Model confidence (mean pLDDT): 88 of 100. Large-subunit ribosomal RNA, domain IV from a Pseudomonadota bacterium, 358 nucleotides, folded computationally.
[in-house]
Context: one part of a larger RNA
RNA sequence: UCCUUGUUAAGGAACUUUGCAAAUUGACACCGUAACUUCGGGAGAAGGUGUGCCUUGAAUUGUGAAAUACUUUACGUAUCGAGCAAUUUGAGGUCGCAGAGAAUAGGUGGUGACGACUGUUUAACAAAAACACAGGCCUCUGCAAAGUCGCAAGACGACGUAUAGAGGCUGACGCCUGCCCGGUGCCGGAAGGUUAAAGAGCGGGGUUAGCGACUUCGGUCGCGAAGCUCUAAACUGAAGCCCCGGUAAACGGCGGCCGUAACUAUAACGGUCCUAAGGUAGCGAAAUUCCUUGUCGGGUAAGUUCCGACCUGCACGAAAGGCGUAACGAUUGCCACACUGUCUCAACAAGGAGCUCA
Numbered sequence: 001u002c003c004u005u006g007u008u009a010a011g012g013a014a015c016u017u018u019g020c021a022a023a024u025u026g027a028c029a030c031c032g033u034a035a036c037u038u039c040g041g042g043a044g045a046a047g048g049u050g051u052g053c054c055u056u057g058a059a060u061u062g063u064g065a066a067a068u069a070c071u072u073u074a075c076g077u078a079u080c081g082a083g084c085a086a087u088u089u090g091a092g093g094u095c096g097c098a099g100a101g102a103a104u105a106g107g108u109g110g111u112g113a114c115g116a117c118u119g120u121u122u123a124a125c126a127a128a129a130a131c132a133c134a135g136g137c138c139u140c141u142g143c144a145a146a147g148u149c150g151c152a153a154g155a156c157g158a159c160g161u162a163u164a165g166a167g168g169c170u171g172a173c174g175c176c177u178g179c180c181c182g183g184u185g186c187c188g189g190a191a192g193g194u195u196a197a198a199g200a201g202c203g204g205g206g207u208u209a210g211c212g213a214c215u216u217c218g219g220u221c222g223c224g225a226a227g228c229u230c231u232a233a234a235c236u237g238a239a240g241c242c243c244c245g246g247u248a249a250a251c252g253g254c255g256g257c258c259g260u261a262a263c264u265a266u267a268a269c270g271g272u273c274c275u276a277a278g279g280u281a282g283c284g285a286a287a288u289u290c291c292u293u294g295u296c297g298g299g300u301a302a303g304u305u306c307c308g309a310c311c312u313g314c315a316c317g318a319a320a321g322g323c324g325u326a327a328c329g330a331u332u333g334c335c336a337c338a339c340u341g342u343c344u345c346a347a348c349a350a351g352g353a354g355c356u357c358a
Base pairs, nucleotide, nucleotide: 001353002352003351004350005349006348007347008346010344011343014342019339027051028050029049030048031047036041038172052094053093054092055091056090057089058088059087060086061085062084063083067079068078069077070076071074095099107337108336109335110334111333112332113331114329115328119131120130135170136169137168138167139166140165141164147156148155149154173324174323175322176321178254179253180252183251184250185247186246187245188244189243192242193241194240198236199235203231204230205229206228207227210223211222212221213220214219255273256272257271258270259269282316283313294310295309296308297307298306
């Protein structure tokens, strides 16, 4: 010096990112217990009092001796209830600093955020506000189901049958969930447009039996039926797309400028442009607010955090749900009480390392 412990004057969070760590609390019995609430809770709320030993009394419970009575004379029934044991309790006394005498054994309260809850998770840096959840909604699926695995056979779904199964979103409960179908998707429609293979085959090309011309008699050139073959126009031709409608708890979206009231300011009101429609309720400097430590109020002597408001929402907003909400949480922010070596500010002690010697 370090490690593991113990104690500490006065103060008591001044420490620090943070009361991290430590301390406080702690058992049992009784008294007592707020807001709020889904009436279950909250709650061990909070906050108090008692606790040893000795003597003695009482009560309750269990067991049930002796005695008495009765008769059906029995290992019987009934009455009374001693003694013993356990528990509870009254009174008196008594010892210590201390009686749950050691050890084991909640610190408490207030107020926000998020998530309803119990649960699950990154084996070995993350336990959470993430996942799940009951509940809600949408879509698909009529059974040889949809969906999934497999080349197939086959299997799961399911020895189930729409109160079933599959997929997606949301996430208890309460109050609710506004407007837009122009784009994309999905569903429905089928008149018209477009449109593949295929059908059809006008026409065109190749080949040549033959004919004609030329010839150095070997051939060359031209025309060219039938057949075979290559190509091919019109026309016929489904779904799809275009088109017509529906659908947002489908993917998604939910404006700008100017003016106006008899102080000023503001604008219920008006004008205009654009749009598919221009953000409703509720909430709002928020886990979202850049400017920003916004402004006001509260708490502090002093508060970039916190709580309550305001609304100028850079860039909340309604199942990628909105706003509330009792209970719950090894979650997270703030405050208070208690408590403390966290600190002012360090000291001493015990054990163990380090160091020296052997």
The RNAcentral record of the full RNA draws on ENA.